[in-house]
RNA sequence: AUUUUUGAGAGUUUGAUCCUGGCUCAGGAUGAACGCUGGCGGCGUGCCUUAAGCAUGCAAGUCAAGGGGGGCCGCGGAGCCGCAAGGCAAAGUGGUCAACCGGCGGACGGGUGAGUAACGCGUGGGAAUCUACCUUUGAGUUGGACAUAGCCAGCCGAAAGGUUGGGUAAUUUCCAAUGACCCCGCAAGGGGAAAGUCGCAAGACGCUUUAAGAUGAGCCCGCGUCCUAUCAGCUUGUUGGUAGGGUAAAGGCCUACCAAGGCGACGACGGGUAGCUGGUCUGAGAGGAUGGUCAGCCACAAUGGGACUGCGACACGGCCCAUACACCUACGGGUGGCAGCAACUGGGAAUAUUCGACAAUGGGCGAAAGCCUGAUCGAGCGACGCCGCGUGGAGGAUUGAAGGCCCUCGGGUUGUAAACUCCUUUUGUCAGCGAAGAUUAUGACGGUAACUGACGAAUAAGCACCUGCUAACUACGUGCCAGAAGCCUCGGUAAUACGUAGGGUGCAAGCGUUAUCCGGAUUCAUUGGGCGUAAAGUGUUGCGUAGGCGGAGAAGUGUCAUCUUGCUUGAAAGCCUAUGGCUCAACCAUAGUUUUGGGCAAGAUAUGAUUUCUCUUGAGGGUAAGUGAGGGUACUGGAACCGAUGGUGGAGCAGUGAAAUGUGUUGAUAUCAUCGGGAACGCCGAAGGUGUAGACAGGUACCUAACUUUCUCCUGACGCUUAGGCACGACAGCUUGGGUAGCGAAGCAGAUUAGAGACCUGCGUAGUCCAAGCCGUAAACGAUCUCUGCUAGAUGGUCGAUCUUUUUUGACUGUCGUAAGCUAACGCGUUAAGCAGAGCGCCUGGGGAGUACGAACGCAAGUUUAAAACUCAAAGGAAUUGACGGGGAGGCGCACAAGCAGUGGAGCGUGUGGUUUAAUUCGAUUCAAAGCGAAGAACCUCACCAGGACUUGACAUGUAGCUGCAAGCGCACGGAAACGUGUGACCUUCGAGGGUGCUACACAGAUGCUGCAUGGCUGUCGUCAGCUCGUGGCGUGAGCUGUACCGUUAAGUCGGGUAACGAGCGCAACCCCCACCGUAUGUUAAAUAAUUCAUACGGAACAGCCUCGAAUUUUUCGGGGAGGAAGGCGGGGAUGAUGUCAAGUCAGCACGGCUCUUACGUCCUGGGCAACACACACCCUACAAUGGCGAAAAACAACGAGUUGCAAACCGGUAACGGCAAGCUAAUCUCUAAAAUUUCGCCUCAGUUCAGAUUGAGGUCUGCAACCCGACCUCAUGAAGGAGGAAUUGCUAGUAAUCGCGAAUCAGCAGGUCGCGGUGAAUACGUUCUCGCCUCUUGUACACACCGCCCGUCAAGGCAGCAAAGUUGGGGGCACCCGAACUCCGAUGUAGAUCGGAGGAAGGUGAAACCAGCGAUGAAGCUUAAGUCGUAACAAGGUAUCCCUAGCCGAAGCUGGGGAUGGAUCACCUCCUUU
Repeated sequence: AUUUUUGAGAGUUUGAUCCUGGCUCAGGAUGAACGCUGGCGGCGUGCCUUAAGCAUGCAAGUCAAGGGGGGCCGCGGAGCCGCAAGGCAAAGUGGUCAACCGGCGGACGGGUGAGUAACGCGUGGGAAUCUACCUUUGAGUUGGACAUAGCCAGCCGAAAGGUUGGGUAAUUUCCAAUGACCCCGCAAGGGGAAAGUCGCAAGACGCUUUAAGAUGAGCCCGCGUCCUAUCAGCUUGUUGGUAGGGUAAAGGCCUACCAAGGCGACGACGGGUAGCUGGUCUGAGAGGAUGGUCAGCCACAAUGGGACUGCGACACGGCCCAUACACCUACGGGUGGCAGCAACUGGGAAUAUUCGACAAUGGGCGAAAGCCUGAUCGAGCGACGCCGCGUGGAGGAUUGAAGGCCCUCGGGUUGUAAACUCCUUUUGUCAGCGAAGAUUAUGACGGUAACUGACGAAUAAGCACCUGCUAACUACGUGCCAGAAGCCUCGGUAAUACGUAGGGUGCAAGCGUUAUCCGGAUUCAUUGGGCGUAAAGUGUUGCGUAGGCGGAGAAGUGUCAUCUUGCUUGAAAGCCUAUGGCUCAACCAUAGUUUUGGGCAAGAUAUGAUUUCUCUUGAGGGUAAGUGAGGGUACUGGAACCGAUGGUGGAGCAGUGAAAUGUGUUGAUAUCAUCGGGAACGCCGAAGGUGUAGACAGGUACCUAACUUUCUCCUGACGCUUAGGCACGACAGCUUGGGUAGCGAAGCAGAUUAGAGACCUGCGUAGUCCAAGCCGUAAACGAUCUCUGCUAGAUGGUCGAUCUUUUUUGACUGUCGUAAGCUAACGCGUUAAGCAGAGCGCCUGGGGAGUACGAACGCAAGUUUAAAACUCAAAGGAAUUGACGGGGAGGCGCACAAGCAGUGGAGCGUGUGGUUUAAUUCGAUUCAAAGCGAAGAACCUCACCAGGACUUGACAUGUAGCUGCAAGCGCACGGAAACGUGUGACCUUCGAGGGUGCUACACAGAUGCUGCAUGGCUGUCGUCAGCUCGUGGCGUGAGCUGUACCGUUAAGUCGGGUAACGAGCGCAACCCCCACCGUAUGUUAAAUAAUUCAUACGGAACAGCCUCGAAUUUUUCGGGGAGGAAGGCGGGGAUGAUGUCAAGUCAGCACGGCUCUUACGUCCUGGGCAACACACACCCUACAAUGGCGAAAAACAACGAGUUGCAAACCGGUAACGGCAAGCUAAUCUCUAAAAUUUCGCCUCAGUUCAGAUUGAGGUCUGCAACCCGACCUCAUGAAGGAGGAAUUGCUAGUAAUCGCGAAUCAGCAGGUCGCGGUGAAUACGUUCUCGCCUCUUGUACACACCGCCCGUCAAGGCAGCAAAGUUGGGGGCACCCGAACUCCGAUGUAGAUCGGAGGAAGGUGAAACCAGCGAUGAAGCUUAAGUCGUAACAAGGUAUCCCUAGCCGAAGCUGGGGAUGGAUCACCUCCUUU
């Protein structure tokens, strides 16, 4: 510069995030099928399944101008018969027809894809060939002869057909002649042809031979052409040669002989599958998939074999044989081949007419006319596909009609849609006219296309979808049901997800579904991926083969790669572009590109390649010096341990969380001496060293390997990697033989435990050790393959060299972490996981499974290699926030501890559970239910039960009608009452109206359900100190920072510091009460002045002052002091952040939805909520002397309440109480006596002069009413109980304990609740432990968040696979038997015919291997809301887990040996950082 104009994503793993990774969807396509629907036309297309079987018809004939004879029809008419009419009729001649001989064609056209993995196909080449008809060319076409079919006669047979005899023609056949030419031969020489017919003729068509061409065919070769190595070795005509045969032709194509070759990891041989191609679909492309229609090639013709004829076949509609099947039969024997066109049966989800015509195109024969042609051209059927058209157009809203649907009842929507007005006629129906396709003629299609006219909106819309992906929403029904679903998922009473309806969206004569292919999928990655932790680096290298890749310089070659140019080929159709023709389009035609490939020729030489020469930097060698647990063999040492012997000694030892088993008076343990034995090597020792890895440690010697540095001496690319291969390879395990001290699988005991096949303990066998040989695996790890180069550093260690030290410079081995870079993140970072290059290995969702089967190896154990069915929508990595931990650190709390008093035991009271009942109404159930709702159930309350009543209702509102003997009130009767019936009186403006009542309709009513539909309110964590936001910063992100850290606080309180700076809700304070003071006021009380007291308003306290101490200067904290009523928040209250518990309440109230409506509503009487083998919770009263009782006497409160009330005083009663009654709407009167306390007396330790339950009798009060079922009083009675087991509660000061008083509710009823004051303690060392909470950190497989998750056996249902005695089938191969047709060879002199030999299909027999089906049973696997047993894993998961191996056990699993960290915590060590 030119050309090319082309690439989209989403859902789903999580509480959330990033990544990895699969699954799924949106697109296009089809020879399709199915469901619903369906107006027309054009062009295409239509058995993908059983290469299954086929009735019937047709699909290959033609030529009489090759031939003889014949039939029929004409002409003809010799001759014969007849009285005649007339009849019969030969020769000849014209036409026509079928059989026969002969020629050409039946090798084309048409069908199918079974076989075939092959020179079959594609592409490009080649030489040793043939070719009828056709074209061109040369020469010739002469003379004879023998047969045979047809035909005739006889015979056989059911038929098909056969046979014998007779005679006959030809373009049938044979002989002879000739030979331009051809063949054989060096030559001489020899050999080899023919056919005629038609025509008056000209001539035409033939025949024989020759040389060329064209066309067609045969053969050979290079390259390309599916899966499988769980197919690794295959091959005997096999590979080659010689000779011969055979063929049109080369050749082991065939035969004989000779040689021993040939093919193969670049995949031979075997198995599976499959016709190949042009093309088609898809894709941005590269690719992937596919090969139907059309075209080229191949193969096949019921199955197998075979040849004949012929130019051509081993022949779809020819022949022979065998087999299977079918048909005919007189049973003797015959006949047939639709994978031609139609049609039929069968199969199947599924695929058409027993149509027309040779008019066109093409083919066969013929001189031609012509005949034949299911090739072909047409029509028919099918929405099977593509394309086009239509189902109307315009107007039409002051009635947005009706109907439908929704509704907040206002309206909205369907909707200009309809109706209505005007218009049009594509299509349709009818009629008319009417082609091209045809050249001179001939038209199946077809009276078709097109054109014209008439009629009339007339004849014509469905299907799927509407949660997200994905365009489109509401109502009703249903209620984890019915169902939906492509994936995630939806449905358990408010479903945009099911079903229906209305509405909407999309496409449209179609629309959806199913199936398959490509795409998306960069999810097999050449373009274009990865392997530390997600799947993935072989255990490791020594080596190292093939293979791949390869340092520097120079020169040559140009055969190869590569590049340039030209030629040739890459069929047509198709795709693409342009133009044109059917009205457009689909479709068709023409032209041009394309066909990315192959071959040939010429040229170029940078690079690769190759040849030659050279170099030293890669590699190797040499010199000198060193280093080390490198390997092997032999010898040797001390400590410890065990055993033996002897001595001393005398009761335990050992072991554990605690014990026991064990051991010891036959003398252990302890201790001393001597001897024996085996294994392992303390200190040095270290993150240290060596080795390829596994691994290697006392010492010495020998053998042996390696590495580093120095010198820069030698070789001169000798290198790197490495499939397969060889070797090595911890521990465990195996074989043989030794050895055995300690330890120690298995085993035996003891414990623990619900159990304990474990953890703990005591014994203990294999084993651990040695020698020889196997095994070949590990978390064989740095989870990181080997080699080479490049890319800031800091700081250690080991071994060198240089060196007096310092320094400098190498190799190896560590740590840090940045500069860069990479990474999903964690992290890596000159020892790369950075930037590049070379080579190898490996991965492709989880499970099934590293399993089954097969193979190899192994003595075995087992190892290596290595699937599928089926199943799930995830599995996984890293990091984040929480929660949790029988993880860690810090802190707090009457949490523990220290104390005091209790509860748990007794009796009684109250509440709850349970039980009972006609009913025992309902709710509350860990803390946070249980003297709770209930601040008070005899009726009422009341909701429950029995019975009796009412039905617009006990209560509210509205409408319509009626209402004066109404209703209400009084009385009477019935009744348990409610209620019913009857009756009486009364006001008035005597109209209306109001009110009341009745009837009817709307409606009322419900303590009926759902607190898991809700509001409101409440409890709890918790009066704990937390919970958040804005801006900024960090991180891909979830998130983090702020709010972490160091101090401090009651406190996220405050200070310091800080990538944060600020802010909000909480904390604190502001509010109330109490303690002190002041001021003001004074109803009431007193002795009236003070004061007390009361009320109201103010003040006062802030670590403010001094001193000491701690950390760290501020600041904070602590000790002491002063002052003060009060001192470190002075005491108490109110006040409850974000949130948690689907916590509680539909029965306080409100409210959505559902349910009942002569009842689940309302009224009434009676009963029940009060029952009682029992269990629990919370009180009260006690068990006594710190007490009880009595008496007399004495003292001191506060908060409160009172007119339906509190009630003094007085009188009566033993008393409860009654009577009468002053005062008080209250600092005035009353309740109101305070009690414990003090004083005196009695009781004297007992079931009592304790206790006061229970029971009897008599009363009082309230109230319609105390039987069920009230409280109180008096007398009598006098139960349990002698200080309460395990366990458990409250309280830190005016508190606990103890004492009484008041109030609310209330007619009456308190041992409960809420308040009030009196008396008035003990203890706190402290934070180890229990419980709860806060902060930080760590681990996590949890997120419904540990009440989590989760593993395995067993039991049950289902599913697919494996093994299996056996059984059934299949395809080949091997050996043998038999052997059709046919071919070849030989013999009978030839022909014919026959005989013999060789080969030969099918069949039979046998042995072995392989593939597949079924299979009792067995062992595993997967799966399925709620089965059993345990609890293995996740936290230190309660014995850290995991890997290999061995043994054992109901199961997860346990134990031994070696290994890993992918282990928490603590300590130590080392390193780093800071001052």